Small-subunit ribosomal RNA, 5' domain from a metagenome, 480 nucleotides, folded computationally. The full RNA is in RNAcentral, with records from SILVA.
[in-house]
Context: one part of a larger RNA
RNA sequence: GGAUGAACGCUGGCGGUAUGCUUUACACAUGCAAGUCGAACGCAAGUUUUUAACUUGAGAGGCGGACGGGUGAGUAACACGUGAGAAUUCACCUUUAGGCGGGGAAUAACUAUGGGAAACCAUAGCUAAUGCCCCAUAUGCUCGUAAGAGUGAAAGGAGCAAUCCACCCAAUGAGAAGCUCGCGGCUGAUUAGCUAGUUGGUAAGGUAAUGGCUUACCAAGGCGACGAUCAGUAGCUGGUUUGAGAGAACGAUCAGCCACACUGGAACUGAGACACGGUCCAGACUCCUACGGGAGGCAGCAGUGGGGAAUUUUCCGCAAUGGGCGCAAGCCUGACGGAGCAAUACCGCGUGAGGGAUGACGGCCUUUGGGUUGUAAACCUCUUUUAUCAAGGAGGAAGUUCUGACGUGUACUUGAUGAAUAAGCAUCGGCUAACUCCGUGCCAGCAGCCGCGGUAAGACGGAGGAUGCAAGUGUUAUCC
Numbered sequence: 001g002g003a004u005g006a007a008c009g010c011u012g013g014c015g016g017u018a019u020g021c022u023u024u025a026c027a028c029a030u031g032c033a034a035g036u037c038g039a040a041c042g043c044a045a046g047u048u049u050u051u052a053a054c055u056u057g058a059g060a061g062g063c064g065g066a067c068g069g070g071u072g073a074g075u076a077a078c079a080c081g082u083g084a085g086a087a088u089u090c091a092c093c094u095u096u097a098g099g100c101g102g103g104g105a106a107u108a109a110c111u112a113u114g115g116g117a118a119a120c121c122a123u124a125g126c127u128a129a130u131g132c133c134c135c136a137u138a139u140g141c142u143c144g145u146a147a148g149a150g151u152g153a154a155a156g157g158a159g160c161a162a163u164c165c166a167c168c169c170a171a172u173g174a175g176a177a178g179c180u181c182g183c184g185g186c187u188g189a190u191u192a193g194c195u196a197g198u199u200g201g202u203a204a205g206g207u208a209a210u211g212g213c214u215u216a217c218c219a220a221g222g223c224g225a226c227g228a229u230c231a232g233u234a235g236c237u238g239g240u241u242u243g244a245g246a247g248a249a250c251g252a253u254c255a256g257c258c259a260c261a262c263u264g265g266a267a268c269u270g271a272g273a274c275a276c277g278g279u280c281c282a283g284a285c286u287c288c289u290a291c292g293g294g295a296g297g298c299a300g301c302a303g304u305g306g307g308g309a310a311u312u313u314u315c316c317g318c319a320a321u322g323g324g325c326g327c328a329a330g331c332c333u334g335a336c337g338g339a340g341c342a343a344u345a346c347c348g349c350g351u352g353a354g355g356g357a358u359g360a361c362g363g364c365c366u367u368u369g370g371g372u373u374g375u376a377a378a379c380c381u382c383u384u385u386u387a388u389c390a391a392g393g394a395g396g397a398a399g400u401u402c403u404g405a406c407g408u409g410u411a412c413u414u415g416a417u418g419a420a421u422a423a424g425c426a427u428c429g430g431c432u433a434a435c436u437c438c439g440u441g442c443c444a445g446c447a448g449c450c451g452c453g454g455u456a457a458g459a460c461g462g463a464g465g466a467u468g469c470a471a472g473u474g475u476u477a478u479c480c
Base pairs, nucleotide, nucleotide: 001480002479003478004477006476007475008474009473010472013349014348015347016346017345018344019342020341021307026305027304028303030302031301032300035063036062037061041059043057044056045055046054047053048052070260071259072258080184081183082182083181084180085179088177089176090175093173095171096170098168099167101135102134103133104132110125111124112123113122114121115120140151141150142149143148156165157164158163186232187231188230193223194222195221198220199219200218201217202216203215204214205213235257236256237255238254239250240249241248242247262283263282264281265280266279285296286295287294288293313339315338316337317336321335322333323332324331325330352382353381354380355379362373363372364371365370387417388416389415390414391413392412396406424469425468426467427466428465429450430449431448435464436463437462438461439460445452446451
């Protein structure tokens, strides 16, 4: 000198664009953040144009809740980056080919009875389906040289109809995911030995799939001064800051990957999870309780307490973009789009312009002549960015109609009023741009370093003046 997710002091006019718990992965009141489909299904209540439609509700079925959003605790690891690879899977979507035949048994809701404070539960009876099961058939798959054998699928709905939407099997593409390996990126030897499923083989099991992934048996291997093991620290990267570069430091926002979801463990469902707003078990904590037993998880958006030098509103809207469901209309969406707060940062604009000397008054200094503040003011002539008021008024809407949270008119344009609404902070001994007076008297104090202050202090405090930057300016912290 540059930089910052900064903080603190003093000060503070506006706009645009960004950014905003770096500390306790501390605890959380309250509200919202994941639903949707009646064009799969039965039932109940209600409404009406009352005999067939609509609305609502719980149930049951499908799809979605594995995305989106948060955080960085753990992790020194194939976690990440990059480049290769083979033994794999895939719901929805694309394309292609074929199929969609026959039958059956239940069950929730509901009704009845009962238990419980509640959460909820038990028994008996009834009922539906695109829920479940069986038979048939089929490319496919398995075995087999072949013949052949085995295995093994489906569901309907809407519509007057045409037809449309769904369903099943197989292949295909796209994209996604799992797995393996080479190389790369922290510190410590005041950590030198580490390892028993350990290293390899055979067989079996398991997985979507390779594999000590697991088990049995066999062999005794495997790693290590090219730093194993242990310990400390740490999410990784694209990038960011600085630097001429080499490099060094960092990894907020945005983007990719990973990990986590009160702490620890486990599986279920599913195409996909060992699942933030699912389940079960254990633990700590909080709450309810009729003491028998129950409920909960903000590292989602707001917000609260606490910690801290320090970090925002319990806001508006689904209008746009995107996502889930639905044939659609649409519903949901604290993703997102916006507004609010904060000079937190960057950028832009303004706080007036021209003229104006008897160089006024006042202040300060003075050798008392004057000098300086200073064209500064007053005063004259203008302008109106900005401000206030009034009028007009987009674009963001794709999609011929309709649809805008922002915004009960935003941006912008025009007019009116009036210099009107708007300047501070630090420094002035040298480094380092900028000097005098008064006060103080090794005191009070200053200070980044050198050092100032003990009676004329350009270094302390005040005043006048000056210098620097400017809606900021200084200080502190950290990095280059």